[in-house]
Context: one part of a larger RNA
RNA sequence: CGCAGGAUACUUGAGAGGAGCCAUCCCUAGUACGAGAGGACCGGGAUGGGGCAGGCUCUGGUGUACCAGUUGUUUCCCAAGGGCAGCGCUGGGUAGCCAUCCUGCUACGGGAUAAGCGCUGAAAGCAUCUAAGCGUGAAGCCCACCUCAAGAUAAGGUAUCCCUGAAGGGCCGUGGGAGACUACCACGUAGAUAGGCUGCAGGUGGAAGCUCGGUGACGGGUGGAGCCAAGCAGUACUAAUCGCCCGUUUGG
Numbered sequence: 001c002g003c004a005g006g007a008u009a010c011u012u013g014a015g016a017g018g019a020g021c022c023a024u025c026c027c028u029a030g031u032a033c034g035a036g037a038g039g040a041c042c043g044g045g046a047u048g049g050g051g052c053a054g055g056c057u058c059u060g061g062u063g064u065a066c067c068a069g070u071u072g073u074u075u076c077c078c079a080a081g082g083g084c085a086g087c088g089c090u091g092g093g094u095a096g097c098c099a100u101c102c103u104g105c106u107a108c109g110g111g112a113u114a115a116g117c118g119c120u121g122a123a124a125g126c127a128u129c130u131a132a133g134c135g136u137g138a139a140g141c142c143c144a145c146c147u148c149a150a151g152a153u154a155a156g157g158u159a160u161c162c163c164u165g166a167a168g169g170g171c172c173g174u175g176g177g178a179g180a181c182u183a184c185c186a187c188g189u190a191g192a193u194a195g196g197c198u199g200c201a202g203g204u205g206g207a208a209g210c211u212c213g214g215u216g217a218c219g220g221g222u223g224g225a226g227c228c229a230a231g232c233a234g235u236a237c238u239a240a241u242c243g244c245c246c247g248u249u250u251g252g
Stems, first nucleotide, its partner, number of pairs: 001151001005162007015148004021049007033038001050106006059099004066092005071085005109143003116136004163251001168246004172188005193239003196235005202228003209222005
């Protein structure tokens, strides 16, 4: 842009893609078979590997926006902090992302068949699965399962709502588990969209100051302290102000 008004929700499925896997163990059964050694078909059950999809409760990784320890140096000195040295180094670690972690699926079944195995059966008084006809038979084919799907221009269907500078859409702004841009999604004061603040969760692991003990290094108390990112809530304090544009006249 189209699908001859617009919006929202649900849907049909032409068509397309994906999946389809493997192993071990147990029972049947030490049965059939076999002199023995050995050792099944069919059928039933369990576990695992591979693959795929989803997820972060657990186990771990990362986590240069969190906390602590610590070396050298500097900031006039003490103390407390800060800067630089690969985040200086070290020990941990929230969210998110991730796998080695977690969950699920890889199922049942139907139809038509291949090789094969058959029934009936002539040509050819017999025989013959085939010539007419009818069965059975694969991890394969078509369905079934999962996903996309009306640009399927043959542009489908159903329900509800709106009506003229309207319905509606966009610009603009605040943002996002969305994202290269765009798009998508949430919100724009009739507001919790982001920031801030407050509380909670969670991380670190016991702040500074004061005080007590010790000559001192240091230790104890105050005190699960202080600090704290992306998490979860609450709260209009800040910013989403005010506006502008497109779209026409009930859809030949």